Context: one part of a larger RNA
RNA sequence: UCCAGCUAAGGGAAUUCGGCAAAUUAGCCCCGUAACUUCGGGAGAAGGGGUGCCUGCCUUGUAAAAGGCAGGUCGCAGUGACAAGGGAAGGCUAACUGUCUAAUAACAACGUAAGUGAUCGCAAGUCCGUAAGGAUGAGUACGGUCACUGACUCCUGCCCAGUGUAGGUAUCUGAAAGCCCUUUACAAGGGGACGAAGGACCUAUAAACGGCGGGGGUAACUCUGACCCUCUUAAGGUAGCGUAGUACCUAGCCGCUUAAUUGGCGGCUUGCACGAAAGAAGGAAUGAGCCUUCUACUGUCCCUAGCUGGAAACCGGCGAAGUCAACAUCCUGGUGAAAAGUCCAGGGACCCCCAAGGGGAAGCGAAGACCCCGUGGAGCUUUACAGCAGCCUGUCGUUGAGUCACGCCUUCGGAUGUAUAGCGUAGGUAGGAGGCGAAGAAGUGUUUUCGCCAGGAAACACAGAGCUGCCAAUGGAACACUACCCAUCCGAAGUUGUGUCCCUUACUCGAAAAGAGAACACCGGUAGGUGGGCUGUUUAGGUGGGGCGCCAUGCCCUUGAAAAGAUAUCGAGGGCGCCCUAAGGUUGACUCAGGUGGGUCAGAACUCCACCGUAGAGUGCAAGAGCAAAAGUCAGCCUGACGUGACUUCGCAUAGCAGGAAGUCACGAGACGAAAGUCGGGUCUAACGAACCUUUACGGCUCUUUGGUAGGGCCUAAAGACGUCAGAAAAGCUACCCCGGGGAUAACGGAGUUGUCUCCAGCGAGAGUCCAUAUCGACCUGGAGGUUUGCUACUUCGAUGUCGGCUUUCUCCAUCCUGGCUGUGCAUCGGCAGCCAAGGGUAAGACUGUUCGUCUAUUAAAGGAGAUCGUGAGCUGGGUUUAGACCGUCGUGAGACAGGUCGGUUGCUAUCUAUUGGGGGUGUUUUGAGGUCUGAGGGGAAGCUGCUUUUAGUACGAGAGGAACAGAGCAGCGGCGCCACUGGUGUACCGGUUGCCCGACAGGGCAUCGCCGGGCAGCUACGCGCUAAUGGAUAAGAGCUGAAAGCAUCUAAGCUCGAAGCCAUCCCUAAAAAAAGGCCUCUUUAAGGACACCGUUAGAAGAACGGUUUGAUAGAGUUGGGGUGUAAGAAUCAAGGUGAAAACCGAGAUUUUCAGCCCGCAGCUACUAAC
Repeated sequence: UCCAGCUAAGGGAAUUCGGCAAAUUAGCCCCGUAACUUCGGGAGAAGGGGUGCCUGCCUUGUAAAAGGCAGGUCGCAGUGACAAGGGAAGGCUAACUGUCUAAUAACAACGUAAGUGAUCGCAAGUCCGUAAGGAUGAGUACGGUCACUGACUCCUGCCCAGUGUAGGUAUCUGAAAGCCCUUUACAAGGGGACGAAGGACCUAUAAACGGCGGGGGUAACUCUGACCCUCUUAAGGUAGCGUAGUACCUAGCCGCUUAAUUGGCGGCUUGCACGAAAGAAGGAAUGAGCCUUCUACUGUCCCUAGCUGGAAACCGGCGAAGUCAACAUCCUGGUGAAAAGUCCAGGGACCCCCAAGGGGAAGCGAAGACCCCGUGGAGCUUUACAGCAGCCUGUCGUUGAGUCACGCCUUCGGAUGUAUAGCGUAGGUAGGAGGCGAAGAAGUGUUUUCGCCAGGAAACACAGAGCUGCCAAUGGAACACUACCCAUCCGAAGUUGUGUCCCUUACUCGAAAAGAGAACACCGGUAGGUGGGCUGUUUAGGUGGGGCGCCAUGCCCUUGAAAAGAUAUCGAGGGCGCCCUAAGGUUGACUCAGGUGGGUCAGAACUCCACCGUAGAGUGCAAGAGCAAAAGUCAGCCUGACGUGACUUCGCAUAGCAGGAAGUCACGAGACGAAAGUCGGGUCUAACGAACCUUUACGGCUCUUUGGUAGGGCCUAAAGACGUCAGAAAAGCUACCCCGGGGAUAACGGAGUUGUCUCCAGCGAGAGUCCAUAUCGACCUGGAGGUUUGCUACUUCGAUGUCGGCUUUCUCCAUCCUGGCUGUGCAUCGGCAGCCAAGGGUAAGACUGUUCGUCUAUUAAAGGAGAUCGUGAGCUGGGUUUAGACCGUCGUGAGACAGGUCGGUUGCUAUCUAUUGGGGGUGUUUUGAGGUCUGAGGGGAAGCUGCUUUUAGUACGAGAGGAACAGAGCAGCGGCGCCACUGGUGUACCGGUUGCCCGACAGGGCAUCGCCGGGCAGCUACGCGCUAAUGGAUAAGAGCUGAAAGCAUCUAAGCUCGAAGCCAUCCCUAAAAAAAGGCCUCUUUAAGGACACCGUUAGAAGAACGGUUUGAUAGAGUUGGGGUGUAAGAAUCAAGGUGAAAACCGAGAUUUUCAGCCCGCAGCUACUAAC
C1' cells in the first nucleotide's frame, strides 16, 4: 500500500453526476394511524408504550403448554448474541403478478386481462410440406386465425384527393386458344371480330396506410381581436394536454422550494416539430424503473487517525506467461517524417543490490471497430433492375349422356314487299289467256297478326253462287295462274357454339353400405394479370477527407501562359448541343455608322438633296481574328449544301488509333460568267456519337423450297443513342455489421500559418467648464503572443485511450492580493491611471456532466496561462461515442437526426530509464584504522497574511470625516517536532450480559472482539511547543556633484539612497568535491573490524544502536505505579412458598473485600540465557 473488517471527538451530505458506500430501523404484544381511493386498499402508514429474572395466585387445557394478575429484584442496556422494514412528501412512466439481451442493457421494452377491426360455414380460413400428408382440431362463429391498441374512468373530432382493400361496371383497354378474312393449294405469316381476370371508370371504406393551411383589416388609452375580406385544400388539428422522456431559441416568464437552484414542483403558453386505439386526458394500487425535497442517520466529507485478519515484506519448497532487432548512465536545448536514451551542442554521470509509487520508453495487449478507399462481402428495405414461387383468370387435356333457351351455317316450307301516276300496297325475270269455286264464291260478324293507318293475311261462324284476269286507263314496268330468283320475317330438320337445368359411369368425399358432389372441382399443359413472399444483382466519377452542393465529365473563344510550341487548380470572363433553299453558288452593281447644311412640314430622329465620313457600321449566334469598286448591301440566273478515289493537318507538341472537323489533288457530271475563272455550303475557329440491334432504300450476290413467291444472310447508304459525350442494363439502409487496405484521406493531439482571437504600440480628431495626453479616446497604421476559432493535410489508422472532475508537480507574467514607487481633475480617507516586482498566497458553497457562466455569504485577494487542450500501465466515468428502449421530426420503407430521454464490462505480476528511500562494494592515502571537523555544491518559503490596539480623534480638513512612521497583542494559513493535558483508537486487559455447548457449581469454548460498558502503554489530531532580526548588491524611482551644450540637467565620468524580489545570515544535507580535503589518537608486537550470541531508543531485507559474567541486554520473580471495579468460597439476610417442627426452595442483597484478575511502564534482584 491492497483485500476483508472494527471504532471514531465536534459538525452532519458541506462529499459527489447522484447519500454511491456505510450507518439508522428491525422480532412480538398493546395503543394509534392522514391525504387519496377502483372502497378492496393506502397500512407494518406515520407516531407512541411494553419486553429480563425470581416468588405466589387465577383462567383454559387430560397433559404439554398458553394467557393474565400481584409482589420482589439486577444491569448502561432485557427481541441484551444471532436473526430482523429507515420513514415521509411531490412528479414522470408502465395499470398490476409476470418476461427479456446465458457473458457489459431487467427498463418506460415484451407480455397481460380488456377494446376494436379484418377473415373464415368446415373438403372453411391460417400455417408446415415438392408431394403424400400434417397442425389449428376428439375444436365449429359465445369458435379459430391475422392485425392494432393495451386494466379501469372519461372520451375517441374532420378528411376517401393520393396509396391500399372491397364491390359494381353501359363504354374503353385487354393474351393464348377457337372463329372469320387474306396470303394462288397447304403452312409459317398478316388483318379483323369476339373477349377472361386485371386495368381505365363509378362507389364504399381511416380502431386501413395516412393527412389535418396562409395573408390583410377591425372595438372610444394601449394591447388583443368576438367580427369582416381574400387566396387556397381531400380536409384545414376538435376535446384534452402543453417549455413535456416531445420546445430549437431556452438556463422561456411568473410563483414556491434554497443564503444562493441550468435542478424540482405549480402556473402561463407565441406547440421550431402534442393530440385523440402508431390512442388523448386522468388515475388508486404495484415497481431492485427515472427525477426532486424533508426527517432520521452516519468517516461521503471538513480531515484524517488507530486497530484486527489476510496479502505484500523476509526465510524455505515448487515455479509459469506476456514481452524482447541491437546497444543502452541520463538531462536540457537544437535538429530531423514537424513529439529523440542512441544525431548536434552543452551539462551531468564510480560499480552493484533491495523496497516503493508509476513520469517516460509517443510501454505491453488487439494487421483501428471511427473516417475514407475496394468496379470486396453480408443482413435488411422498397413504387431500383431482372426474375421465381404463390394467387386470380382464359383455354386445352383428364371429359361422358340429355333437356330447354338463344346464336352462326346448311337444307326445306310459309308469309311479307305501298316513291309518283294509277280503281289500288306493281319485289325482279321468264312463260301465259285463262284461273278458282257445293271438297262452299261474293258478302257479313268475331278473334289473332302485319301495317306506310290506305289496307293486307290467317282461323272460326253465318251465308249460299259467284269471284278474278285478259281489255281500257295510268305508268319506266301491268296485274289471273305457273316456275325460278332477291330482301326481310316466321317455322321445321341437321351440325356446331354459349348459357340454364338435369343424368351417371369417369373423378372426388365417405371405414364400408346407404349416400353426397359431379363432368365442375382436383391435377397437368399453355396464356394474361398480380406478385420483396423469395432469389440474384446494381446503386458512377471528379472532389483541398467524405457527404450535401456543383460539373470544372464532350466541344469553342479570351485570359491565366512567363513574346516558338505545350502547360494545371471546384482559376477568371463567356459561349455550343442550333439556324438558313437562302442567311448557299456565281455574275454584276453599290457603300456603311454618324455628322453638318438645305428642302418638306404645325412640328419631327422617318422620306428627299448636297457635303464630310478608314469603318466609329454590318457580317444569323460567344469572343478573338478578318473584311470597303468587299467577306458588307442590292439584283439576275442557279443548286458545288455534287458522285468516286487518294493524300495532308487538327484532335493528340513526340509512336500509334475511333468517330468528328478542316485543307489539297485526280476522274466524272454540272451551275454562273463574254472570259480568265469561281463553286465539294455559311469569312475562320464550336454545333457531336463506335460496335451489336431495329427500320428504310436501291441494286447485286447467296441459302432453304420451288412453276412462282415469302423469309434469312452478305455488300452499300440513311435514320434511331449512349451529354458519365472512346459509349455497362441498374434504388436505398446498416448503431447488428464483416473483410482487405490507407496516415495516398477526415475526427483528438502535435507541427506550419495567424484571417479570427488576446495583448501592445504609433498618430491624436474629439470628450474632459478652459486644457488632446488626470481620465476617456474615433478614423487610420505597425506589431507581439501562439491560451480561441479557422486553414493546410507534414506525423500517427499492424491504434500515441477522447470531455470534465479528483489527486499532484513544475513553469511563464500581459500582477488579483501582499512589497517598493510615479502622475492625478492626489487636502485627509477612499480612488483612478501607470512603473518595478512571480517570494508567498489566490478559499467555501447553490445550479449544471459541464469547461465556461450566473448567483450566495466570506476574504488581503478570491489573477490569467502553459506543461500531448500536463496528469485514465494514478482514480472517477456524470457527458460524448456500440449493441436495448421511448418521444418529436424526416423517410413509402429499412432507417436517420452536433434533437431530447432512461440503461449500459475502464485489462496489465514494472524489463530499461527517471524519481523517492534503504543497503553492499571499489576508488581517494601505496600500512590499516577509530574519532572529530571543514564545506565546494545541493535543498527549503520556512515563513506568508490579516485583525485589534498605542501613536490619535493627532497630522489634514470650513466641517463632515480622518491617516502614517514606529511599537504591542492576537489570529488564520503553511512548516518542523512532541504526547504531560484534552480527544480518538486501543481484537493487551477488567467487568456486565444473551443463545447454545462442555451433566450441575466453579472455570471455559463458539456466535463480527458475540454484544455492551470502561481502558494502561503505544500511535495519533480535533491536542501541545517552536516558527526573529539584520547585512550586501540592485529594480522602478528619489537624489548629490557635473559636463557634452559658459545656462540647465540624477549621467555622459563619479557618488548616495531605494522592494515581500536577488545574495548571505537561519535550518537540513554534503569528501565520489578526480583539486576525491583538514586535525587528533591508535597501529605490522598488530590496531581495528566482522560473523556468531542476548536484544531494541532501530528496523521491509540489509543497515543503525545497546549488551555479552569486569554484565541489568532480554526473560522470569518481586516492589511501585496503573486498568477494571469489589472475585471464588463461606456466613448472615431476602419478596414469598412448603412444613407440626426440624428444615427446605428462592432472583438477589450485605460482610469477608479499594477485593480478585491483569500490565508492551519504572525500580530492585543474576534465578534463566548472552555460550
A computed fold for a 1171-nucleotide part of an RNA from Candidatus Methanogaster sp., annotated as large-subunit ribosomal RNA, half B. Rfam family: Archaeal large subunit ribosomal RNA. The coordinates come from a structure-prediction model, not an experiment, and the mean pLDDT is 82.